RNAcentral holds the sequence, with entries from ENA.
A computed fold for a 1459-nucleotide RNA from an uncultured prokaryote, annotated as small-subunit ribosomal RNA.
RNA sequence: UCAGAACGAACGCUGGCGGCGUGGAUAAGACAUGCAAGUCGAGCGAGAUUCGGAUAGCAAUAUUUGAAAUUUUAGCGGCGAAAGGGUGCGUAACACGUGGGUAUUUGCCGUAAAGUUGGGAAUAACUUGCCGAAAGGUAAGCUAAUACCGAAUGUGAUAGCAUUUUUAAAGUUGGGGACCGCAAGGCCUGACGCUUUUUGAUAAGCCCGCGUCCUAUCAGCUUGUUGGUGAGGUAAAAGCUCACCAAGGCUAAGACGGGUAGCUGGUCUGAGAGGACGAUCAGCCACACUGGAACUGAGACACGGUCCAGACACCUACGGGUGGCAGCAGUCGAGAAUCUUUCACAAUGGGGGAAACCCUGAUGCAGCGACGCCGCGUGGGGGAUGAAUGGCUUCGGUCCGUAAACCCCUGUCAUUUGUUAACAAACCUCUUAAAUUAAUAGCUUAAGAGCUGAUGUAGCAGAAGAGGAAGGGACGGCUAACUCCGUGCCAGCAGCCGCGGUAAUACGGAGGUCCCAAGCGUUGUUCGGAUUCACUGGGCGUAAAGGGUGCGUAGGCGGUUAGGUAAGUUCGAUGUGAAAGCUCCGGGCUCAACCCGGAAAUGGCAUUGAAAACUACCUAACUUGAGGGUCGGAAGGGAGACUGGAAUUCCCGGUGUAGCAGUGAAAUGCGUAGAUAUCGGGAGGAACACCAGUGGCGAAGGCGAGUCUCUGGACGACACUGACACUGAGGCACGAAGGCUAGGGGAGCAAACAGGAUUAGAUACCCUGGUAGUCCUAGCAGUAAACGGUGUGCGUUUGCUGUGGGCGGUUCGACCGUCCGUGGCGUAGCUAACGCGUUAAGUGCACCGCCUGGGGAGUACGGUCGCAAGAUUAAAACUCAAAGAAAUUGACGGGGGCCUGCACAAGCGGUGGAGUAUGUGGCUUAAUUCGAUGCAACGCGAAGAACCUUACCUGGCCUUGACAUGAAGAGUAGGAACCUGAAAGGGUAACAGGUAGCAAUACCAGCUUGCACAGGUGCUGCAUGGCUGUCGUCAGCUCGUGUCGUGAGAUGUUGGGUUAAGUCCCGCAACGAGCGCAACCCUUGUGUCCUGUUGCCACUCCUGCGAUGGAGCACUCUGGACAACUGCCUCAUUUAAAUGAGGAGGAAGGUGGGGAUGACGUCAAGUCAGUAUGGCCCUUACGGCCAGGGCUGCACACGUACUACAAUGCCUGGUACAAUGGGAAGCAAGACCGCAAGGUGGAGCAAAUCCCUAAAAACCAGGCCCAGUUCAGAUUGUCGUCUGCAACUCGACGGCAUGAAGCCGGAAUCGCUAGUAAUGGCGCAUCAGUACGGCGCCGUGAAUACGUUCCCAGGCCUUGUACACACCGCCCGUCACAUCAUGAAAGCCGGCUGUACCCGAAGUCGCUGCACUAACCGUAAGGAAGUAGGCGCCGAAGGUAUGGCUGGUGAUUGGGAUG
Repeated sequence: UCAGAACGAACGCUGGCGGCGUGGAUAAGACAUGCAAGUCGAGCGAGAUUCGGAUAGCAAUAUUUGAAAUUUUAGCGGCGAAAGGGUGCGUAACACGUGGGUAUUUGCCGUAAAGUUGGGAAUAACUUGCCGAAAGGUAAGCUAAUACCGAAUGUGAUAGCAUUUUUAAAGUUGGGGACCGCAAGGCCUGACGCUUUUUGAUAAGCCCGCGUCCUAUCAGCUUGUUGGUGAGGUAAAAGCUCACCAAGGCUAAGACGGGUAGCUGGUCUGAGAGGACGAUCAGCCACACUGGAACUGAGACACGGUCCAGACACCUACGGGUGGCAGCAGUCGAGAAUCUUUCACAAUGGGGGAAACCCUGAUGCAGCGACGCCGCGUGGGGGAUGAAUGGCUUCGGUCCGUAAACCCCUGUCAUUUGUUAACAAACCUCUUAAAUUAAUAGCUUAAGAGCUGAUGUAGCAGAAGAGGAAGGGACGGCUAACUCCGUGCCAGCAGCCGCGGUAAUACGGAGGUCCCAAGCGUUGUUCGGAUUCACUGGGCGUAAAGGGUGCGUAGGCGGUUAGGUAAGUUCGAUGUGAAAGCUCCGGGCUCAACCCGGAAAUGGCAUUGAAAACUACCUAACUUGAGGGUCGGAAGGGAGACUGGAAUUCCCGGUGUAGCAGUGAAAUGCGUAGAUAUCGGGAGGAACACCAGUGGCGAAGGCGAGUCUCUGGACGACACUGACACUGAGGCACGAAGGCUAGGGGAGCAAACAGGAUUAGAUACCCUGGUAGUCCUAGCAGUAAACGGUGUGCGUUUGCUGUGGGCGGUUCGACCGUCCGUGGCGUAGCUAACGCGUUAAGUGCACCGCCUGGGGAGUACGGUCGCAAGAUUAAAACUCAAAGAAAUUGACGGGGGCCUGCACAAGCGGUGGAGUAUGUGGCUUAAUUCGAUGCAACGCGAAGAACCUUACCUGGCCUUGACAUGAAGAGUAGGAACCUGAAAGGGUAACAGGUAGCAAUACCAGCUUGCACAGGUGCUGCAUGGCUGUCGUCAGCUCGUGUCGUGAGAUGUUGGGUUAAGUCCCGCAACGAGCGCAACCCUUGUGUCCUGUUGCCACUCCUGCGAUGGAGCACUCUGGACAACUGCCUCAUUUAAAUGAGGAGGAAGGUGGGGAUGACGUCAAGUCAGUAUGGCCCUUACGGCCAGGGCUGCACACGUACUACAAUGCCUGGUACAAUGGGAAGCAAGACCGCAAGGUGGAGCAAAUCCCUAAAAACCAGGCCCAGUUCAGAUUGUCGUCUGCAACUCGACGGCAUGAAGCCGGAAUCGCUAGUAAUGGCGCAUCAGUACGGCGCCGUGAAUACGUUCCCAGGCCUUGUACACACCGCCCGUCACAUCAUGAAAGCCGGCUGUACCCGAAGUCGCUGCACUAACCGUAAGGAAGUAGGCGCCGAAGGUAUGGCUGGUGAUUGGGAUG
């Protein structure tokens, strides 16, 4: 980091059907329009309509009446409007949850008791007048009630100790036999009401225990505050309010403050514990434009009521008014985003009503949205020529794939036609019956009949035809699924790791595959994984993490015995824990989702009963934990005072003379004015050598000369107290060095500073000086790698060995035992490992502190402390995918040990200086073709560029081509000669095939035309094969099995010896094996045996010595075999082995010399131009042919060589001795010509026979005489020779002449250890010719190696590491630029809030009330009572002043991050 689950989701692509759910999460933003709370005429007056009657009229019509009917748009009155519905602003609170309590109220409803008597005065409506635009207001008049007000009664209720006080009411309507009345009615009876009370139910109020987010960078808050008394107030307790009194109350178990938030049942996730959330449904709360207030009422301080203030919007006649969708729809706005201005009261429920009935955006339904869950379908069977297209391909094939086509079926869903449920039972009306009754009223009950459906649906039946219905994502690993093309660090992908720079399974497309499917992906969020905050269930030596140390408060925790109590604890009972949801069982929709019934569960809380083990509390005891006391030995424990010697420095005096001091080397410095040195005397400060020890003491920091005084602790012995103990948040104290304040002191040392050196620089290291400071006294500070990187205390768990102190045993002791300290090694155990290990990092208990990726940062801001420096507490934005620990293998180290090498050293000779040759770079050029570039390119590819080579340049030409194959057409190989041309090429062109066959014809080769293709020294050595270089001929590199380790890995391969060697021996948790080493191979050195021509010639014969021949094979030689192995002897290594040293013998002695032979691997080392080869590129040219030019060009630089600079030489003459090789388009002799190169000529030889072929240095004799020469030979002139078509660019050689630089080479650097270096010549390959280069051969022939310190390279072991592209590594800081977030900042602008004061609306309350007033009293006057008005307290909004918190912005500035 991902895989899982979930969502009121959104976005992208796609979209067939149905069921059930669900849908404004943002702006409690603003709202057009319609609807969402009415009803009752059986409370009342009044009006209207219809009908009837009457009057007037011919009539229409008008008026009037009715005890007729209907109705209520307005009004009075009653009930309702406080429910239902919406939203989540506020609220951290008794708001909610849970469990209790009672100082309370409760309309309608149930129950019970009693009553319902008799009067009065008004008022709306209505009418009229006035004002106003309107809304509305005002005045007068008329009227009713279940509206209002007295009086009576008092079952009751209320107040009070009691006599006693106070206190009600309303009617409406149905029926009726007898009786009364003209009638209405009385009367009787029923229903609905009304009044008082009891009780219940329901609903509500208040109080309490417990639970309920983050923040201490919010630590103190509070004045009605806490309590009391009294009064007021409420339905009711209460500071709820007021007066007085007291000074209380809350808080580290987090008050107060700040931020955020409706709470719950539950939802999602999780194994669970938990974590996150609080949509829909349900319970509670809060709110209704914002703020305040009361009224009415049973209930409100009231969503669709009132009043006031404010903001906003609308109307206006400008005077004034009106409004509140967070009800249902709907609009605008903001937003990623959330629906119809539907139908119906049929059902369920609610309000009103006696009822019918009315109202009901509650509700029931429907619509829209794949928003979610669930179900269904898009067909089934057969079908190989394995069709076609498409993809891949090793070109053979293979995949899609039975998939399709085609054949046979089926009919779900959708479409269409038809039919048709359920949700409906009641109320009510009618009829009948029963009961009650005086009653065939009425009421109640039962039966029957009738009436009621918004959604027109579910279902059923028929028809047609596979017909209408599949997409999305992924395919590098995690993670199921692979290929091609395009692209080329571009375009892009990406959750993490990462992919892309020409062969991309990772980008884009395609084919195929995988997953899910009407959906699929992406984004966001939550839980999970994450035991990654750890209760379950983590840690702190080194990864993050033990406080610097102690004392100690709160808290936590606590030894043994007995008794008691019952708070915790355990068991039981009861109540509660709403319903829904989850789980289980059963049932209903065809199944499922969904719904219904039942059970279980709801870990909780409360009450009560029991138990007494443990904890707790109380009581009584105990001694082992702990403690004080006395005595004793040990100690750098602390404080103060006094004393001491050595040394440094300074001062005085003596002696004495030129240096001293200092360093890697110097210089600055001191010194002839006498230093240093030395002797004597004196002053002053600081520190205490030796003893001295992983020894002592202390809590830590720390403590070291001696003595005295004061004082703390540990250890040991004894008696005593009796749990007094442990730990310890805050707190207090101590606390190295450095620093600060004040006052002293100041010898030495020594930041800063000065000077001298070093250095590229040197604000350093080194040197000469030197001030604070270091020292003392009194304060501050409070930090360190304050470390054992290890908190304190107690218990427990094998040991061995040192050391300090005490005690005991013992005759003493160096011995033994034990206790307290302090070290080392180690068992079990622990640990990631390293390691720890009775002094634990083991195992337990108690308590405290601390940690949670790296950086930002121990920083900013705020607080506290400090004189300051600063300390302490302590973030975030942003950024990275790591940072880190331990161990492993390598590599590296100006780490260590051992060892080797011409690595150094010791020597010899060179290079670097000169001239020339050759290669390279550079420059030049049309081209100077290309490659090789530290060692490991540079006399390299190239064993040989005049043309060719040749790849380069210029010019002229060709286009199936100079070369190969295939197929097709025509037709037949070839080609003298001529013209043009620099040639190539172009043109003309005489003469002209083979085989078979009689011939026609066929085949073969050749030519020509067009097609496939040829061709490319064009690119990529970083796509490759092969080959090669290099480390390095260094001694290493590995494997199997076993063992060890969690693992990477280790062991073996390390160790002790030894070797050239991982060579060999010994030892060893290893035992074996492989590739390397060595040996086997070639050559060389000696001998023996064999062989005897072309080789040899000693003896012997012939010829004249000789050469040669015959004869011969002894010798040389040729070319085969054998011989050397530490085999033998002595000594050394403690023994032994390996081995080493010496010796004998031997031609050769310890791998005899040389060669070939190159382990695993490294350098993306070199080569696409030797060949091969993938991919890319060119195709009348990047191919092919030709001529000429170039590769040879020259201010310069480098490498490698040659020749010299001379006398160990040069020149002239004479004279001796080789080997390897080569030879036919070849080597070429003798002879002759030429000064010479060379020429003429040609014997011999395909070669142990002939030729190349003279070897040269050396040696002998002569000359030169130290000079730019008789040295050196460049350069140049001229004349020649040779090769070759051709020597101009551009060959080699010769003769004569010319005669340059150079007199031994700076810094630096190379080779070589014996037949080597050095030096002399000879041969060969390439080759027509051209060799100072390369490869070989022989001659002459040295010097030196003490040794391994150093340079270089390498091997083994070990050590450190922050490196692993491996030190050419990694990496730090400043500066410059860009971007981002953030701190500070003069200020500026908002939000919230505190305090003080001002103003003060509405309104309750209180006071007043001279104005006004129907009911009651009173004959009246008046009274009682009330109203307006006034005043007061409180009081919203507003204002002023001043604080706090918080946000935004800000020139400039600080650090941080990234590039």